[in-house]
RNA sequence: GGCCCUGUAACUCAGCCUGGAUAGAGUGCUAGCCUUCUAAGCUAGAAGUCGCAGGUUCGAAUCCUGUCAGGGCCG
Numbered sequence: 001g002g003c004c005c006u007g008u009a010a011c012u013c014a015g016c017c018u019g020g021a022u023a024g025a026g027u028g029c030u031a032g033c034c035u036u037c038u039a040a041g042c043u044a045g046a047a048g049u050c051g052c053a054g055g056u057u058c059g060a061a062u063c064c065u066g067u068c069a070g071g072g073c074c075g
Stems, first nucleotide, its partner, number of pairs: 001074007010027004020058001029045005051067005
């Protein structure tokens, strides 16, 4: 230098191929219930510019371009 994979909540991930309106799950966190107390269990809640920027579109996590970070292969 070329090619490929990954990047989404504090953490681990799904969704992306085939665009559709409020972006989800588990763990964790907070509050309540339960319990003599704690743990466990139950209920509720908060937490996201979907790596970043631009483009296409009525509409983008998803398509296109550039770019950043990590990993792999080739030279």

Transfer RNA from an archaeon, 75 nucleotides, folded computationally. Rfam family: tRNA. About the family: Transfer RNA (tRNA) molecules are approximately 80 nucleotides in length.